[in-house]
RNA sequence: GUUCGAUCAGGGCAAACCCGUUGAAAGACGGGGACGCAAAGUUAUGGAUCUAAAGUCGUCAUUGGACGACCAUGAUGGCCAGGCUGCCGAA
Repeated sequence: GUUCGAUCAGGGCAAACCCGUUGAAAGACGGGGACGCAAAGUUAUGGAUCUAAAGUCGUCAUUGGACGACCAUGAUGGCCAGGCUGCCGAA
C1' cells in the first nucleotide's frame, strides 16, 4: 500500500418507543432508550422509496371552500450502490 473482517484493545454510533420543540406532511432537532451497525463516519452523485404545502387539471359547491389525480423545488444517507476519509487486527 492492497484485500479481508474471525479474534484482541480502545471505543464509537443509536432502531422501535416515550417526552418536548418544529414542519402542510414526510420528516427533523433535543432528552431518555437500545434493535442493531466494521464505516449506522462524510458526501443527495445514480437508482429506489415517502410526503404533496405551493402549482396544474377535474368534480361538487358558492362568496371564496371541500374532495380527487398529477407533481419535488421537500425528505429518507440505519433502502441499495458509488466517491472521499478512518481505528484495530489477519493475509
Overview: The RNA shown here (c-di-GMP-I riboswitch aptamer) has 91 nucleotides and comes from an Anaerolineales bacterium. It matches the Rfam family "c-di-GMP-I riboswitch aptamer". Rfam describes the family as follows. GEMM was predicted in a large-scale screen for bacterial structured RNA regulatory elements. Model confidence (mean pLDDT): 86 of 100. The source organism's lineage runs through Bacteria, Bacillati, Chloroflexota, Anaerolineae and Anaerolineales. Of the family's consensus pairs, 95% are formed in the model.